[in-house]
RNA sequence: UUUUUAUCGCGAGAGACGGAGGGACUGGCCCGAUGAUGUUUCGGCAGCGGACGAUUAAAUCGUACUGUGCCAAAUCCAGCAAGCUGCGGCUUGAGAGAUAAGAA
Numbered sequence: 001u002u003u004u005u006a007u008c009g010c011g012a013g014a015g016a017c018g019g020a021g022g023g024a025c026u027g028g029c030c031c032g033a034u035g036a037u038g039u040u041u042c043g044g045c046a047g048c049g050g051a052c053g054a055u056u057a058a059a060u061c062g063u064a065c066u067g068u069g070c071c072a073a074a075u076c077c078a079g080c081a082a083g084c085u086g087c088g089g090c091u092u093g094a095g096a097g098a099u100a101a102g103a104a
Stems, first nucleotide, its partner, number of pairs: 001104008013042005021031003025079004043071003048067003051063005075096001080093005
């Protein structure tokens, strides 16, 4: 990097550094010198893989030890298709993206 499977309307912030854009892309809408995004320390959330434990196996549940992940807004909303419509939108599915685990 590609691919397979699963999940994505829940949840979880303080300090330091730094100094301009950032929220993947496009459109919207937001965040940002009252210092965002980012890096880092500590803290936390969650429970995907491993470990351990419980119910005999499969399966489920638990702990939070370990490998990740995450801590503005639904993946912030939409993007393509179909259906419905009071023409404002709504629903479902796909695509794109993110994360975990497996494979190449």

Predicted 3D model of a 104-nucleotide RNA (SAM riboswitch aptamer (S box leader)) from Exiguobacterium artemiae 255-15.
The same sequence occurs in records of 2 taxa.
Of the family's consensus pairs, 97% are formed in the model.
The RNAcentral record of the sequence draws on Rfam and Ribocentre.